[in-house]
Context: one part of a larger RNA
RNA sequence: UGACGGGGACCCGCACAAGCGGUGGAACAUGUGGUUUAAUUCGAUGCAACGCGAAGAACCUUACCUGGACUUGACAUGUUAGUGAAAUCCCAAUGAAAAUUGGGACCUCUGCGAGCUUGCUCAAAGACACUAUCACAGGUGGUGCAUGGCUGUCGUCAGCUCGUGUCGUGAGAUGUUGGGUUAAGUCCCGCAACGAGCGCAACCCCUGUUCUUAGUUGCCAGCACUUAAAGGUGGGGACUCUAAGAAGACUGCCCGGGAUAACCGGGAGGAAGGUGGGGAUGAUGUCAAGUCAGUAUGUCCCUUAUGUCCAGGGCUACACACGUGUUACAAUGGCCGGUACAAUGGGUUGCAAACCUGCAAGGGUAAGCUAAUCCCAAAAAACCGGCCCCAGUUCAGAUUGGAGUCUGCAACUCGACUCCAUGAAGGCGGAAUCGCUAGUAAUCGCGCAUCAGCACGGCGCGGUGAAUACGUUCCCGGGUCUUGUACA
Repeated sequence: UGACGGGGACCCGCACAAGCGGUGGAACAUGUGGUUUAAUUCGAUGCAACGCGAAGAACCUUACCUGGACUUGACAUGUUAGUGAAAUCCCAAUGAAAAUUGGGACCUCUGCGAGCUUGCUCAAAGACACUAUCACAGGUGGUGCAUGGCUGUCGUCAGCUCGUGUCGUGAGAUGUUGGGUUAAGUCCCGCAACGAGCGCAACCCCUGUUCUUAGUUGCCAGCACUUAAAGGUGGGGACUCUAAGAAGACUGCCCGGGAUAACCGGGAGGAAGGUGGGGAUGAUGUCAAGUCAGUAUGUCCCUUAUGUCCAGGGCUACACACGUGUUACAAUGGCCGGUACAAUGGGUUGCAAACCUGCAAGGGUAAGCUAAUCCCAAAAAACCGGCCCCAGUUCAGAUUGGAGUCUGCAACUCGACUCCAUGAAGGCGGAAUCGCUAGUAAUCGCGCAUCAGCACGGCGCGGUGAAUACGUUCCCGGGUCUUGUACA
């Protein structure tokens, strides 16, 4: 000087407390451990691994296993020699395919020159392709404890440093400590310090209010027209909206407190008030944290194999254990009928209306749309009416049998969905444990990426919409000062 303390002081955080909803019990989904297996590819392992890499394993992917093949190779550049009869395409045989064998078609382009029948032949050299040869390719083989880059974490915590000066023999100290204050090393005051840098804040984006400009594909108040109805049409720019610009919030104003300071409490006006709400943004460093399997890369290793191609299988196994979720256990509910109100998005290899058809998944036909125009598209919870009457039920839907649909070369291992039948556990869950402070939790549906198909996961969107916070004694984590230390 740090680090540590079941030392002290002060302060903060959904850290506790106060509340609301869960997890832990059930079934299923998914990841992991374990076990099994020819293989169940590899990595991630307290917080910070475990719906993680994987925004989608039937083949492919695929790295694993079994079997069948290849050896300058599936891919790149070059060397030397050869061929243009090669390669390629078609056919046949063998084969699970990859491929191998045989037959046929094709037998290229530029062209220094030469020959002549003047548009044909020969042809040095070159291009291109292949064969052979040699350099080499190739490796998801090892090492993340050799590395770059990127990332997680403490932590959006308020810290981390430097120059000069001063003090100390020195390591170092001071500044950065102190008194206040703040979300903040934020600001004020003081001070052997005076300044400065990286962080904080602000500048950026979205959202909340108003104005200006613009008015189609959006809108429809007033004026007409049409219609069963309808912005459907003429028209209009008022309104909504769209998207560009501007204004607005700064403790600016008032009162009180305070050191007359910083600042704090209250108030006015205002759409918004003291950082308005949300996002992006992550200092010096820590964990030899993670990643050689995204890519790059040192080094070691393999080179008729640890490389490459192919078929089938596996990654989907199942006495069990754990994590994360979904659906429930019901009446604030379930079922049936009726009837409203969104936003984000996506669409030409695509989205597909309407109509017909099927109980349905779907099928048929087909308008429109390269989209503020057309389509996906039905929002759901809510509301209105009816039934159920507390039961393992008109709750719950696992499992299994049957029949189908769709995608795809192909749904056996191993897809999703539909219909009929079946109708398991489950009576609100022990110890323990998680999230959340407001348009939040809870609850309800919708969209998108990946994608042929496959979503209870992920990322977004809107609808309905709470309860509680006395407080900081305690648990956890963090910051500042101080103290002890046989630790560095």